[in-house]
Context: one part of a larger RNA
RNA sequence: UUGGGCCUAAAGCAUCCGUAGCCGGCCCUGUCCGUCUUCCGUUAAAUCUAACGGCCCAACCGUUAGGCUGCGGAAGAUACCACAGGGCUAGGGGGCGGGAGAGGUGGACGGUACUCCAAGGGUAGGGGUAAAAUCCUCUGAUCCUUGGAAGACCACCGGUGGCGAAGGCGGUCCACCAGAACGCGCCCGACGGUGAGGGAUGAAAGCUGGGGGAGCGAACCGGAUUAGAUACCCGGGUAGUCCCAGCCGUAAACGAUGCGAGCUAGGUGACAGAAUGGCCUAAGAGCCAUUCUGCUGCCGCAGGGAAGCCGUUAAGCUCGCCGCCUGGGGAGCACGGACGCAAGUCUGAAACUU
Numbered sequence: 001u002u003g004g005g006c007c008u009a010a011a012g013c014a015u016c017c018g019u020a021g022c023c024g025g026c027c028c029u030g031u032c033c034g035u036c037u038u039c040c041g042u043u044a045a046a047u048c049u050a051a052c053g054g055c056c057c058a059a060c061c062g063u064u065a066g067g068c069u070g071c072g073g074a075a076g077a078u079a080c081c082a083c084a085g086g087g088c089u090a091g092g093g094g095g096c097g098g099g100a101g102a103g104g105u106g107g108a109c110g111g112u113a114c115u116c117c118a119a120g121g122g123u124a125g126g127g128g129u130a131a132a133a134u135c136c137u138c139u140g141a142u143c144c145u146u147g148g149a150a151g152a153c154c155a156c157c158g159g160u161g162g163c164g165a166a167g168g169c170g171g172u173c174c175a176c177c178a179g180a181a182c183g184c185g186c187c188c189g190a191c192g193g194u195g196a197g198g199g200a201u202g203a204a205a206g207c208u209g210g211g212g213g214a215g216c217g218a219a220c221c222g223g224a225u226u227a228g229a230u231a232c233c234c235g236g237g238u239a240g241u242c243c244c245a246g247c248c249g250u251a252a253a254c255g256a257u258g259c260g261a262g263c264u265a266g267g268u269g270a271c272a273g274a275a276u277g278g279c280c281u282a283a284g285a286g287c288c289a290u291u292c293u294g295c296u297g298c299c300g301c302a303g304g305g306a307a308g309c310c311g312u313u314a315a316g317c318u319c320g321c322c323g324c325c326u327g328g329g330g331a332g333c334a335c336g337g338a339c340g341c342a343a344g345u346c347u348g349a350a351a352c353u354u
Stems, first nucleotide, its partner, number of pairs: 003326004007308002012322001014201004021194003025088007034080001035077008048066007091191001092188003095184003103177007110154002115149007125136002162169002206247006215241002220236004258321006266299004271294009303310002327354003336347004
């Protein structure tokens, strides 16, 4: 609960697609559904309003008139809404062109380091810490050289740089797939916006089956520290981390800011594209300046805000649609339902207490 709100106080669904619904550009014509005007009927009584009257007054009561609201009928109006027909191009979509990108999927190849193995060289320590010890080492370690194996990762470039709806994406090359921006204004002609349900995607951890396992490393075992030390530090180390197939569906999934559209000063950077002008070995995908578009940062006027701050990427001014909040605890618990192999997830109270 016809209210006010949702960056930080409670509150924006993790993200996108999309069904119903709601909302929807410009022009013309028609219908007249909504809407509006007039008239007629009806709308019991009481109640309400006005005038008058009755109780001394008032409350109260009575008479007359009116009104409220709804419905039905008739006639009319046509701006808006709706419907029907026709047209348009500013929204939206398609096409073409040359560019940008860690966008996705698959495959091939490469690089440094760590570890292990083998061989050679070499001798007594190595490692670790605040200090130590556990630990490794004469069955030859650490260290140096050469060769080999395996797994994971991708330094520098690298940048409040780029791409993606979000999660996220970073060695090189190839193939396939997708999206956005810019330019042309060639085509379609409102085809649009949002989106209850629904669907798809969704980090890490976790789960199932199969592989793989170098390094790291929950649990675990030791060594220290300490009053204790189920920790922080050190030595080991299983699951896991990696791959394939399938689940899970959560997060400080954050810009703690839903999506779309319009309007409202500027300044200064970065990135992408285009146009114009200029410069050079004017043969380059070159360089410089200005302007335009898109995206991404910082500062800031008006305005907003409790303030922090936001400020054309709004948290300003408006519109459309959805989601959500309504003191703290109990509690994201219980119960029921749905989903899941499980872990659990989604939905989600009350008593009681303050």
Small-subunit ribosomal RNA, central domain from uncultured crenarchaeote, 354 nucleotides, folded computationally. It matches the Rfam family "Archaeal small subunit ribosomal RNA". Lineage of the source: Archaea > Thermoproteati > Thermoproteota.